Molecule: Glycine riboswitch aptamer
Organism: Chloroflexota bacterium
């Protein structure tokens, strides 16, 4: 400086990967239970730098061990790969907080 941030709702917008393959239930299919193979990353989870902080080292340069430490990065546990449902953010309005931006 201010429809500046923050949190609740509530409307809208919102990708990415197999309608994969076998057996079983089914009159068939779609869903469903089991086994595999392949992929995806934006519910949620997990990791990890900088800078700060401790301890030791060291005459300087420096160095070594631990804490804290982000995310759309990473990892792929959970969840997903038709459609539908979910979906991180983002916009609007309402409402609370009250400058915290």
């Nucleotide at each position: 400086u201010a429809g500046a941030g923050a949190a609740a709702u509530a409307a809208g917008g919102a990708a990415g990967a197999g309608u994969c393959u076998g057996a079983g239930c089914u009159u068939u299919u779609u869903u469903u239970u089991c086994a595999g193979c392949a992929c995806c990353g934006a519910a949620g989870g997990g990791g990890c730098a900088a800078c700060u902080c401790c301890a030791c080292c060291c005459a300087u340069c420096u160095g070594u061990g631990g804490a804290c430490g982000a995310a759309u990065c990473u990892c792929u546990c959970a969840g997903g790969u038709a459609a539908a449902a979910g979906g991180a953010c983002c916009u609007u309005a309402u409402u609370u907080c009250a400058u915290u931006u």